RNA sequence: GAGGGCGUGGCGGAAUCGGUAGACGCAGCGGACUUAAAAUCCGCCGAUUGUAUAAAUCGUGAGGGUUCAAUUCCCUCCGCCCUCA
Numbered sequence: 001g002a003g004g005g006c007g008u009g010g011c012g013g014a015a016u017c018g019g020u021a022g023a024c025g026c027a028g029c030g031g032a033c034u035u036a037a038a039a040u041c042c043g044c045c046g047a048u049u050g051u052a053u054a055a056a057u058c059g060u061g062a063g064g065g066u067u068c069a070a071u072u073c074c075c076u077c078c079g080c081c082c083u084c085a
Base pairs, nucleotide, nucleotide: 001084002083003082004081005080006079007078010026011025012024019068028044029043030042031041032040046058047057048056049055061077062076063075064074065073
């Protein structure tokens, strides 16, 4: 230099012939159980604003484009990995 793959919560990892983003697991928090704890069970668990567990807005590496609608399709860039030269 050329070609290909990947990038999603604190971590791992789903959702792809475009249609509610975050299933499931780990970690964390609260509760039940226990003399107490572990284990087990139940609930919660992205960010910002907010007194708030209300509500609103935003959120798939970054920035654009197409579309009524984009994690998904197109373009540029960034990072990592593989192959070739």